[in-house]
RNA sequence: GCCCUGGUAGUUAAAUGGUAUAACAGGUGAUUUGUAAUCACUUAUUGGGGGUUCGAUUCCCUCCCGGGGCUCCA
Numbered sequence: 001g002c003c004c005u006g007g008u009a010g011u012u013a014a015a016u017g018g019u020a021u022a023a024c025a026g027g028u029g030a031u032u033u034g035u036a037a038u039c040a041c042u043u044a045u046u047g048g049g050g051g052u053u054c055g056a057u058u059c060c061c062u063c064c065c066g067g068g069g070c071u072c073c074a
Stems, first nucleotide, its partner, number of pairs: 001070007010024004018054001026042005047063005
């Protein structure tokens, strides 16, 4: 330098164009003499920028970051 793959909540992962979900974690409450466990409710997320579209996590361009592979040519 080139190619492939990934980046979504504090963490691990879903969602192939139509209100972004789940588990764990966090918060509040119930239960308990108290704690744990359990149950109910609840907070929080699309790497940055631009484009296409009525509508973008999803399609296109560019940049940044992680992982893997190829090359040492000009």
Molecule: transfer RNA
Organism: Candidatus Venteria ishoeyi